[in-house]
Molecule: transfer RNA
Organism: Bacteroidota bacterium
RNA sequence: GGGUGUAUAGCUCAAUCGGCAGAGCAUCUGACUUUUAAUCAGAGGGUCGUAGGUUCGAUCCCUACUGCGCCCA
Repeated sequence: GGGUGUAUAGCUCAAUCGGCAGAGCAUCUGACUUUUAAUCAGAGGGUCGUAGGUUCGAUCCCUACUGCGCCCA
């Protein structure tokens, strides 16, 4: 330099055909427990990498850019 994959909650990751953004762990609250831990119930937590485009409607499709990974040279 060329090609390709990836970016979603604090962490690891889902999200069907484009139609209300989720799970586990972690955190907080409550229950239970002699206490810790464990268990159970609940709550909080999001610029879906950035900027545009298409669409009635975009995490999802298209373009460019940025970070990271892989392949070729």